[in-house]
RNAcentral holds the full RNA, with entries from SILVA. The part of an RNA shown here (small-subunit ribosomal RNA, central domain) has 347 nucleotides and comes from Microgenomates group bacterium Gr01-1014_7.
Context: one part of a larger RNA
RNA sequence: UUGGGCGUAAAGAGUUGCGUAGGCGGUCCGAUAGAUUUUGCUGGAAAUGCUAUGACUUAAUCAUAGUUUUUGGCAAAAUAUCAUCGGACUCGAUGGUUGAAGAGGGUGCUGGAACCGAUGGUGUAGCAGUGAAAUGCGUUGAUAUCAUCGGGAACACCAAAGGCGUAGGCAGGCACCUAGUCAACACAUGACGCUGAGGCACGAAAGCUGGGGGAGCGAAACAGAUUAGAGACCUGUGUAGUCCCAGCCGUAAACUAUCUCUGCUAGAUAGUCCGCCUUUUGGCGGACCGUCGCAGCUAACGCGUUAAGCAGAGCGCCUGGGGAGUACGAGCGCAAGCUUAAAACUC
Numbered sequence: 001u002u003g004g005g006c007g008u009a010a011a012g013a014g015u016u017g018c019g020u021a022g023g024c025g026g027u028c029c030g031a032u033a034g035a036u037u038u039u040g041c042u043g044g045a046a047a048u049g050c051u052a053u054g055a056c057u058u059a060a061u062c063a064u065a066g067u068u069u070u071u072g073g074c075a076a077a078a079u080a081u082c083a084u085c086g087g088a089c090u091c092g093a094u095g096g097u098u099g100a101a102g103a104g105g106g107u108g109c110u111g112g113a114a115c116c117g118a119u120g121g122u123g124u125a126g127c128a129g130u131g132a133a134a135u136g137c138g139u140u141g142a143u144a145u146c147a148u149c150g151g152g153a154a155c156a157c158c159a160a161a162g163g164c165g166u167a168g169g170c171a172g173g174c175a176c177c178u179a180g181u182c183a184a185c186a187c188a189u190g191a192c193g194c195u196g197a198g199g200c201a202c203g204a205a206a207g208c209u210g211g212g213g214g215a216g217c218g219a220a221a222c223a224g225a226u227u228a229g230a231g232a233c234c235u236g237u238g239u240a241g242u243c244c245c246a247g248c249c250g251u252a253a254a255c256u257a258u259c260u261c262u263g264c265u266a267g268a269u270a271g272u273c274c275g276c277c278u279u280u281u282g283g284c285g286g287a288c289c290g291u292c293g294c295a296g297c298u299a300a301c302g303c304g305u306u307a308a309g310c311a312g313a314g315c316g317c318c319u320g321g322g323g324a325g326u327a328c329g330a331g332c333g334c335a336a337g338c339u340u341a342a343a344a345c346u347c
Stems, first nucleotide, its partner, number of pairs: 003319004007301002012315001014202002017200002022195003026089007034082002036078007049067007092192001093189003096185005104178007111155001115151008126137002163170002207248006216242002221237004259314006267292003271288007296303002320347003329340004
């Protein structure tokens, strides 16, 4: 490479969100005849190879005939399919109208509880902490309690197996700006579609740069314990950080360990949103989110209309363990490092 695979054995890239090239692509009619198919001609040297027959006694060898020598060129015909051109359609796709739900995103304003601090009042000897203690705080009046002021961060109840978002993720309230989704109508466009190497954009936490902020928590650090020791677990402090603005980083068990899109294949049941019918507990249709389960699949576990079933289109990835997601090189980055990515050797 061919092949076989990718939930858990190696393997789905973090999202593919947008999208270039490329690949693939709905229904009908007409034309062309490029692909395609058929026929004919021509090319495909000889030797070799294969098959048959023959000649040397046989074999090797030699001769003759056939065949192989593939996919090329030219001409004619056919038009199912692909392609190209022209025309038409509405089921795919998009738009429109009318409604609906939502922690989707951004900006600003704002609220209460808790916590910490400051000031003042009341009040007196303890408080805090643990398995037990001690370090620590407290007669310069702590802890407790009340009032006022200040500060930062997070939003109890509602709250749900609930909702929204492409993923990361998103939760006090209000306003503004903004994106997507769903339902009903069947009004418009008329295949405008799917996937997508590269590319662009986004991307938790931690970390980095500059400037702010700093209540609580808290790597590092210090102290007290524990212990044989204790660089830990426990306790008391506590810096960076956690928060905001601007800019980097680009990784996670970024997980549903399950790529995206389309069609088909029993059902039962809980929930969310919308519509229709209905007096109601209800019934029906659509979208989404769960649990169980038939057929089928699977090595098993399990999956099962949200498939890991049956098929199709496109991309990515895997190919024994270690060495190693390392070295070297290259690109990116302020750095940390990230991405790409071997070999020797060894079992």
Rfam family: Bacterial small subunit ribosomal RNA.
The source organism's lineage runs through Bacteria and Bacteria candidate phyla.